This is a predicted structure of an 82-nucleotide RNA (transfer RNA) from a Candidatus Omnitrophota bacterium. Taxonomically the source falls in Candidatus Omnitrophota (Bacteria, Pseudomonadati). It was read from a public genome assembly. Its Rfam family is "tRNA". It is annotated as a transfer RNA.
[in-house]
RNA sequence: GCUGGGAUGGUGGAACUGGCAGACACGUAUGGUUGAGGGCCAUAUGCCGAAAGGCGUGAGGGUUCAAAUCCCUCUCCCAGCA
Repeated sequence: GCUGGGAUGGUGGAACUGGCAGACACGUAUGGUUGAGGGCCAUAUGCCGAAAGGCGUGAGGGUUCAAAUCCCUCUCCCAGCA
C1' cells in the first nucleotide's frame, strides 16, 4: 500500500429485512429481609434541562418520512495479502 472484519451506557453484550436503542446479564445506589455480613427480594441507574422537551451507537457528511443498520470521507483496533 491492498483486502476483509470490528468500534453501541461503568463492564460484557443484543437490536430480525432500515421502523420503540440502550434488551439481557454484571456492577453500582437506596430500601427490605438478617443480630451482622453474604445471599435473596424491590426500585433506580446514558447526557442536558425546574419541567415540557431535546441530544446520544468511533468522528464528520449524505440518502430517507424514518439510519446502530444503506452510501461517502476520516480515526483507531484485529486478521490476511504484498